The RNA shown here (transfer RNA) has 75 nucleotides and comes from a Candidatus Omnitrophota bacterium. It matches the Rfam family "tRNA". Rfam classes the family as a transfer RNA. The coordinates come from a structure-prediction model, not an experiment, and the mean pLDDT is 80.
């Protein structure tokens, strides 16, 4: 150099191929109430994420293009 894959709460992840209603869901883990002499478990609630510029659409995480970072096969 060239193709190809991948980027989503603090961690793993659903959701992308088929674009819309509902607030982006879940589990773990965090905060905060209950329960309990304390905690630990349970139980209620809550805070928290689409890598980043554009484009296309009445609408985009979702397509489409380019940048970035991660990986893969290969001259």
């Nucleotide at each position: 150099g060239g193709c190809c894959c991948c980027a989503u709460c603090g961690u793993c992840u659903a959701g992308c191929c088929u674009g819309g209603c509902c607030u982006a869901g879940g589990a773990c883990g965090c905060u905060u109430g209950g329960u309990u002499c304390u905690c630990a478990g349970c139980c209620a609630a809550g805070a928290a994420a689409c890598a980043c510029c554009g484009g296309u659409u009445c609408g985009a995480a979702u397509c489409c293009g380019g940048u970035u970072g991660g990986g893969g096969c290969u001259g």